[in-house]
Context: one part of a larger RNA
RNA sequence: GGACGAACGCUGGCGGCGUGCUUAACACAUGCAAGUCGAACGAAGUCUUCGGACCUAGUGGCGAACGGGUGAGUAACACGUGAGGAACGUGCCCCAGAGACCGGGAUAAGCCGAGGAAACUUGGUCUAAUACCGGAUGUCCCCACCGGAUCGCAUGGUCUGGUGAGGAAAUGGAUUCCGCUCUGGGAGCGCCUCGCGGCCUAUCAGCUUGUUGGUGGGGUAACGGCCCACCAAGGCGUCGACGGGUAGCUGGUCUGAGAGGAUGAUCAGCCACACUGGGACUGAGACACGGCCCAGACUCCUACGGGAGGCAGCAGUGGGGAAUCUUGCGCAAUGGGCGAAAGCCUGACGCAGCAACGCCGCGUGCGGGACGACGGCCCUCGGGUUGUAAACCGCUUUCAGCAGGAACGAUGAUGACGGUACCUGCAGAAGAAGCUCCGGCCAACUACGUGCCAGCAGCCGCGGUAAUACGUAGGGAGCAAGCGUUGUCC
Numbered sequence: 001g002g003a004c005g006a007a008c009g010c011u012g013g014c015g016g017c018g019u020g021c022u023u024a025a026c027a028c029a030u031g032c033a034a035g036u037c038g039a040a041c042g043a044a045g046u047c048u049u050c051g052g053a054c055c056u057a058g059u060g061g062c063g064a065a066c067g068g069g070u071g072a073g074u075a076a077c078a079c080g081u082g083a084g085g086a087a088c089g090u091g092c093c094c095c096a097g098a099g100a101c102c103g104g105g106a107u108a109a110g111c112c113g114a115g116g117a118a119a120c121u122u123g124g125u126c127u128a129a130u131a132c133c134g135g136a137u138g139u140c141c142c143c144a145c146c147g148g149a150u151c152g153c154a155u156g157g158u159c160u161g162g163u164g165a166g167g168a169a170a171u172g173g174a175u176u177c178c179g180c181u182c183u184g185g186g187a188g189c190g191c192c193u194c195g196c197g198g199c200c201u202a203u204c205a206g207c208u209u210g211u212u213g214g215u216g217g218g219g220u221a222a223c224g225g226c227c228c229a230c231c232a233a234g235g236c237g238u239c240g241a242c243g244g245g246u247a248g249c250u251g252g253u254c255u256g257a258g259a260g261g262a263u264g265a266u267c268a269g270c271c272a273c274a275c276u277g278g279g280a281c282u283g284a285g286a287c288a289c290g291g292c293c294c295a296g297a298c299u300c301c302u303a304c305g306g307g308a309g310g311c312a313g314c315a316g317u318g319g320g321g322a323a324u325c326u327u328g329c330g331c332a333a334u335g336g337g338c339g340a341a342a343g344c345c346u347g348a349c350g351c352a353g354c355a356a357c358g359c360c361g362c363g364u365g366c367g368g369g370a371c372g373a374c375g376g377c378c379c380u381c382g383g384g385u386u387g388u389a390a391a392c393c394g395c396u397u398u399c400a401g402c403a404g405g406a407a408c409g410a411u412g413a414u415g416a417c418g419g420u421a422c423c424u425g426c427a428g429a430a431g432a433a434g435c436u437c438c439g440g441c442c443a444a445c446u447a448c449g450u451g452c453c454a455g456c457a458g459c460c461g462c463g464g465u466a467a468u469a470c471g472u473a474g475g476g477a478g479c480a481a482g483c484g485u486u487g488u489c490c
Stems, first nucleotide, its partner, number of pairs: 001490004006486005013362006019355002021320001026318003030315003035062003040059002043056001045054003069273003079197007088190003093186007101135004110125006140167002143164009172178002199245003206236003211233008248270004252263004275296005298309004326352001328351003334348001335346004365395004375386004399431001401426005409417001434479005439460003445474005455462002
């Protein structure tokens, strides 16, 4: 000098665009943040012009694994980059082929009861389905056995023939269509493996028994000590194993001529986590923030028998702290879920609010005006300076103010923002300047007060009676809606 998610002191006019708990991954009152489909299904209720319509608790489907938050943990294939999967999965979407035949038994809701303070639980009885189950068929798929062809980087892959065993469906709903089943391909997504790369510490030098490898098995979508039995005795390490400390990683950001150093807020990609620890269920996908179970700590309700909860979602509260915002508006746009659609939901998002927290822009007037008022300060008492500064004269009206009009964003309807931006008119210099510094470094000097006191200070150093260094005043310098200080990085 530059930079900042800054804070503190003094000061503060406007606008645009950004940014805003860096600390306690501390605890949380309240509201909202994930629903939707009646064109899958029965039923209750309401209305009925008896044709039907509306509504929704329940069954069922899809979604809730996305989106949003946080950085605790993690030194790891977590991340980045480059490869590999002949060892893999894939709902919705696209393409192609084939198909949907015959049956069955339940159950929620409902109705009638029972228990409980509640959460909720339970008995009987009735019923539907695109819910569930059995059988058939099989282009086909999977498995086993027996062949053939061909290819490869090893295990082996691909194509094809025969035999045997096994495996589907909802012909359902609407009358444009949407769905169901099997198989192959695609897209996108996910999973696994490997090479290389990126912290400190040797005052950590040895570490390891599922440890290293094999055989066989289990498990998985899949390879694998992933798990298990048996066998062998290996495996890693001064090119730093093991241990300890610290830390989410990256694109980037800051600085620097660069090399490098530092950093990882906002935005974007990946990872991890969701009160703490563990576990699985459902599902195409989770070991699942607003799902379940167990244990623990904490909080709340209770009729003491037993129950309920999880803001690191958006607001907001307490606490901690030098310090970080509204319990706002709207689904109008973009995007997402569901739906045939109308549409519903969406604290994602779009906006508004607060904060000079940052960057950028603008204004606080312009011209004239004295050998120069008053006042202040200094003075050698002559004067100097403040100073064209003011007054006064003329002019202008940005911004703010008042009034009228009024969008784009929406290609037909639909605009939260918003009567906003913007345009026009009106009035009047009118409403709008401070902060730090003035010994040297470093730009800017005098007076008074003080008297090693009070104080200043980044370094050198000032102050003990003439202080340009303390305090005040006048004057001056620098920057300016900011100016200084502190902290951190280069």
Molecule: small-subunit ribosomal RNA, 5' domain
Organism: uncultured bacterium